Transfer RNA from a Clostridia bacterium, 73 nucleotides, folded computationally.
Rfam family: tRNA. By type it is a transfer RNA. Rfam describes the family as follows. Transfer RNA (tRNA) molecules are approximately 80 nucleotides in length.

RNA sequence: UCUCGUUUAGCUCAGCAGGAAGAGCGCACGUCUGAUACGCGUGAGGUCACUGGUUCAAAUCCAGUAGCGAGAA
Numbered sequence: 001u002c003u004c005g006u007u008u009a010g011c012u013c014a015g016c017a018g019g020a021a022g023a024g025c026g027c028a029c030g031u032c033u034g035a036u037a038c039g040c041g042u043g044a045g046g047u048c049a050c051u052g053g054u055u056c057a058a059a060u061c062c063a064g065u066a067g068c069g070a071g072a073a
Stems, first nucleotide, its partner, number of pairs: 001072007010025004019056001027043005049065005
């Protein structure tokens, strides 16, 4: 320098033939207990890396940029 993959909640990851975001763990509160823990219930937490484009509508499609990983030279 080129090619490919990847980027979604604090962490690990789902969600792709476009219709608007979820799980587990963690966290807070409640319940339970003599009190913790476990269990159960409720809840908070996201500009879906960034900037543009296409579309009535984009996490999803297109282009570019950046981070990370792999390969080639």
Taxonomically the source falls in Clostridia (Bacteria, Bacillati, Bacillota). Model confidence (mean pLDDT): 84 of 100.